[in-house]
Context: one part of a larger RNA
RNA sequence: GCCAACGAGUUAGCUGUAUGAUGCAAGGCUAAGGGAGUAAUACCCGGAGCCGAAGUGAAAGCGAGGGUUAAUAGCCCGAUUUAGUAUCAUGCACUAGACCCGAAACCGGGUGAGCUUACCAUGUCCAGGCUGAAGCACCAGUAAAAUGUUGUGGAGGGCCGAACCAGGGAGAGUUGCAAAUCUCUUGGAUGAGGUGUGGUAAGUGCUGAAAUUGCUAUCGAACUCGGAGAUAGCUGGUUCUCCUCGAAAUAACUUUAGGGUUAGCGUCGAGUGUUAAAACACGGGGGUAGAGCACUGUCAAGGCUAGGGCCCGAAAUAAGGGUACCAAACCUUAACAAACUUCGAAUACCGUGUUGUAUUUCUCGGCAGUUAGACAGUGACAGCUAAGUGCCAUUGUCGAAAGGGAAACAGCCCAGAUCGUUGACUAAGGUCCCAAAUAGAAUCUAAGUGGUAAAGGUUGUAGCGUUGCGUAGACAAUCAGGAUGUUGGCUUAGAAGCAGCCAUUCAUUCAAAGAGUGCGUAAUAGCUCACUGAUCGAGUGAUGCUGCGCCGAAAAUGUAACGGGGCUAAAGAUUCUAACCGAAGUCACGGGAUUAUACUUCAUUGUAUGAUCGGUAGAGGAGCGUUGCGUAGGCCAUUGAAGUCAGACUGUAAGGUCUGGUGGAGGUAUCGCAAGUGAGAAUGUUGGU
Numbered sequence: 001g002c003c004a005a006c007g008a009g010u011u012a013g014c015u016g017u018a019u020g021a022u023g024c025a026a027g028g029c030u031a032a033g034g035g036a037g038u039a040a041u042a043c044c045c046g047g048a049g050c051c052g053a054a055g056u057g058a059a060a061g062c063g064a065g066g067g068u069u070a071a072u073a074g075c076c077c078g079a080u081u082u083a084g085u086a087u088c089a090u091g092c093a094c095u096a097g098a099c100c101c102g103a104a105a106c107c108g109g110g111u112g113a114g115c116u117u118a119c120c121a122u123g124u125c126c127a128g129g130c131u132g133a134a135g136c137a138c139c140a141g142u143a144a145a146a147u148g149u150u151g152u153g154g155a156g157g158g159c160c161g162a163a164c165c166a167g168g169g170a171g172a173g174u175u176g177c178a179a180a181u182c183u184c185u186u187g188g189a190u191g192a193g194g195u196g197u198g199g200u201a202a203g204u205g206c207u208g209a210a211a212u213u214g215c216u217a218u219c220g221a222a223c224u225c226g227g228a229g230a231u232a233g234c235u236g237g238u239u240c241u242c243c244u245c246g247a248a249a250u251a252a253c254u255u256u257a258g259g260g261u262u263a264g265c266g267u268c269g270a271g272u273g274u275u276a277a278a279a280c281a282c283g284g285g286g287g288u289a290g291a292g293c294a295c296u297g298u299c300a301a302g303g304c305u306a307g308g309g310c311c312c313g314a315a316a317u318a319a320g321g322g323u324a325c326c327a328a329a330c331c332u333u334a335a336c337a338a339a340c341u342u343c344g345a346a347u348a349c350c351g352u353g354u355u356g357u358a359u360u361u362c363u364c365g366g367c368a369g370u371u372a373g374a375c376a377g378u379g380a381c382a383g384c385u386a387a388g389u390g391c392c393a394u395u396g397u398c399g400a401a402a403g404g405g406a407a408a409c410a411g412c413c414c415a416g417a418u419c420g421u422u423g424a425c426u427a428a429g430g431u432c433c434c435a436a437a438u439a440g441a442a443u444c445u446a447a448g449u450g451g452u453a454a455a456g457g458u459u460g461u462a463g464c465g466u467u468g469c470g471u472a473g474a475c476a477a478u479c480a481g482g483a484u485g486u487u488g489g490c491u492u493a494g495a496a497g498c499a500g501c502c503a504u505u506c507a508u509u510c511a512a513a514g515a516g517u518g519c520g521u522a523a524u525a526g527c528u529c530a531c532u533g534a535u536c537g538a539g540u541g542a543u544g545c546u547g548c549g550c551c552g553a554a555a556a557u558g559u560a561a562c563g564g565g566g567c568u569a570a571a572g573a574u575u576c577u578a579a580c581c582g583a584a585g586u587c588a589c590g591g592g593a594u595u596a597u598a599c600u601u602c603a604u605u606g607u608a609u610g611a612u613c614g615g616u617a618g619a620g621g622a623g624c625g626u627u628g629c630g631u632a633g634g635c636c637a638u639u640g641a642a643g644u645c646a647g648a649c650u651g652u653a654a655g656g657u658c659u660g661g662u663g664g665a666g667g668u669a670u671c672g673c674a675a676g677u678g679a680g681a682a683u684g685u686u687g688g689u
Stems, first nucleotide, its partner, number of pairs: 001689006011096003015093010027051003033045003055062002065077004099237002102234001106227006117201009126191001128160003131156001135152003139148002164188003168185005203219001205215002212221001240623006250263005264370002266367006278355007290343001291341002296337003300333004305327001307326002309323004373398007381390002403414003418591004423587003429581003432565003438578007450567001456551003460548010477535005483508003488502003514529001518527002592613008624678001626675005634668003643662008
């Protein structure tokens, strides 16, 4: 891992409540106990008591009324509208372990120091070698000492190093040889040494050369049994079928925020009976979008003009004057605002009326679940007008929704699956091949643009304008000219068209020629342009707008930014036309179910018509099967029960029936009753493998 078996809403009551069934009913019921008695809880007594038939008041009490009060007012609770009660069943609640499994912990009583820590008692062990303290002795030395030499001596938590002990380093080992080992190496090795045996200290504790260390592979509080099924607002799991409806992820409060209570939204029952939705009409209030500047503020330019600054003024303070400075108020023009408004929509909301139907609304009652939401569009805020961001509002989808499209893709687009059909039509989206389905017309694109992106750039290309020049010859090209006063004046070393400054930059000759467009020289020179003629012969410049392109354009495994192949008068883009494909949509044909209405039936029986049948949490309804009991002293069974294997048939499903094999002795229809009643999940339990 797999298989088998086991494995979770039960039982009880001092109970309560609702629904259903049955009995009796203004009444209903017995409890304990007793009697008789049986297969039996069956039968008969027993009214103590409980509930109801009357309420109200704190109560005395009063009573269809009562209370409050001075009150006969008002107000509050009642009556006037009567149904209860007992038992059973079911739903739910409460109290109990209360659907099941699961803590870490807490408390109590015991058991542990055969491991380890410390201590006590008593034993035992430490090869060999080295060093050579004190003391002592001779000698030297001294006045005597001190002191010194040599010897003797044998001290030391002394030295080296086995046993022994330790465990510093490295490697191996890591389902190991081993739940701490092995190898090499290393430290201590007469000591605070090692070790044997016996003993002492215990969990709110002991022990500790102290690390929260050790106290039997267990230690921030051992182990064991008990309280005990501790508690778990937490996680996991919770077993057969079909049918109908079908949520929520919001508000308020909460030592509350991943939990609750109430409301909202679901379901079931009863009542109500056109009330809901929707459309239209009419009537409302509003201050959003927009707009505006009259208010509150902000703000640009100008004007006018207080005030201020600066300058002049005067011997001084000043007067007075000036002002390309700042500037209130006011005027003109032009703007901005969530916390501005003289204005002001669309929607939305409320009301009334008409139409108008629903499995509609509303009221009461039983039972819930939900209170982590997600994304998308729109309107705001926060943020960086960042986020698959946070937070509101509103709509949709997902959640709880399958199908088609978007290559793949909960939340996007289309569309809501009762079942069947190798029928038809469509939606979104598509029609060269993968892959169902296409043709035509008119343009554009050359970039594989299409098939990512900006400012900015573009003599890419297509279209629409405005405007200049042009057969009196334009644009481009070629040939020729491009002069004179004059080297204009000034400046300057020089300045001659061309360093710089100045100028009514003038005038002459001309077909034309600037007191000079650029290059150039030290300055001249030289080249060139403007301008003119000739050659040539029809267009050529400037500018605005628009379509489609181009550049801008760098990323990490591999083309990799059309899903791929591949596509260029397209299989790309724009516009138009006519077709087709395409879904579980719609239609057609057939079957089933639910529900409303009508008729019908012993009967939710049957028929007709209409509507409906996606579904998580959840509510409601109807069933299947298992075990036991009654039915059953019945029926089936050795002419083969249960179980088991295989097959066939059958029912909408859970399932059922039959046949054969195996098996070898029990099984059980029907209708009822009662439950240890259905497994795939719980790191489930036990067994097998």
Record summary:
This is a predicted structure of a 689-nucleotide part of an RNA (large-subunit ribosomal RNA, domain II) from a Candidatus Altimarinota bacterium. It matches the Rfam family "Bacterial large subunit ribosomal RNA". On this family, see Yusupov et al., Science 2001: "Crystal structure of the ribosome at 5.5 A resolution". The coordinates come from a structure-prediction model, not an experiment, and the mean pLDDT is 85. NCBI's taxonomy places the organism under Bacteria, Bacteria candidate phyla, Candidatus Altimarinota. RNAcentral holds the full RNA, with entries from ENA.